[in-house]
Context: one part of a larger RNA
Molecule: large-subunit ribosomal RNA, domain VI
Organism: Pseudomonadota bacterium
């Protein structure tokens, strides 16, 4: 753009995609069967592989804007405390996200028509004979079911609401559960949407200063301290101001 007045929201499925897998185990029963040796069909119930898909509680990885130790160097005048540089100097840990080995789920049951195949009835063809007329069983295959998509399905569907008393978009800001851009989406003062601040969590793990104690290195105590990014909650302190623009007469 279209769908024949214009939006918003909510649908409905013609279609199309995916999925479809398998041991083992115990039980039925050491039963049927079998001389024994061995060993079922059917049904019941458990646990795995791999594969698929969501997730981060919990085990773990990763975490160059967190926390700690630590060696050499330069620098703040010295000491003390602290920054740079050195592979992120090296080392221990380590939130949020991502993540997987980690956790959760699933394949199914049914149902309908079938193939191979089995059968009932039964003529041509007095017999026979699952088929010629009819009729029943029969699979992971196919049709539904299950999951995703979906009215451009051009036979362009429905449905509720809203608008000429201007519905509703869109620019522009603030942002993310989205994102290469765009697009989703949340939110714009009638505001918690970002940042800041607050308290909380979480994480290092026991700041600095000062007192004690020890010739000192160093301990102790003040004190589960001090700091804590992306997390959770509150708070208008800052920013989201004010605004502008398109929109329906071939129609109701």
């Nucleotide at each position: 753009u279209g769908u024949u007045c214009g939006a918003a929201g909510c649908u409905u499925g013609a279609g199309a995609g995916g999925a479809u897998c398998u041991g083992u185990c115990c039980u039925u029963a050491g039963u049927a069967c079998g001389a024994g040796a061995g060993g079922a069909c059917c049904g019941g119930g458990a646990u795995g592989g791999a594969c698929a898909u969501a997730c981060c509680u919990c085990u773990g990885g990763u975490g160059g804007a967190c926390c700690u130790g630590u060696c050499g160097u330069g620098g703040c005048g010295c000491c003390a405390g602290c920054c740079g540089c050195g592979c992120a100097g090296c080392a221990g840990g380590g939130u949020a996200g991502c993540u997987a080995a980690g956790u959760a789920u699933g394949g199914a049951a049914u149902a309908g028509a079938u193939a191979a195949c089995c059968g009932c009835u039964g003529a041509a063809a007095g017999c026979a004979u699952c088929u010629a007329a009819g009729c029943g069983g029969g699979a992971a295959a196919c049709u539904a079911a299950c999951c995703u998509c979906a009215a451009a399905a051009c036979a362009a569907g429905g449905c509720u609401u809203c608008g000429c008393c201007g519905a509703g978009a869109g620019c522009c800001g603030u942002g993310g559960u989205a994102g290469a851009c765009c697009a989703c989406c949340a939110c714009g003062u009638u505001g918690a949407u970002a940042g800041g601040c607050c308290a909380g969590g979480u994480g290092u793990g026991g700041a600095a200063g000062c007192g004690c104690c020890g010739u000192g290195a160093g301990g102790c105590g003040u004190g589960a301290a001090g700091c804590u990014u992306a997390c959770u909650g509150g708070u208008a302190c800052u920013a989201a101001u004010a605004g502008c623009u398109c929109g329906a007469u071939c129609g109701g």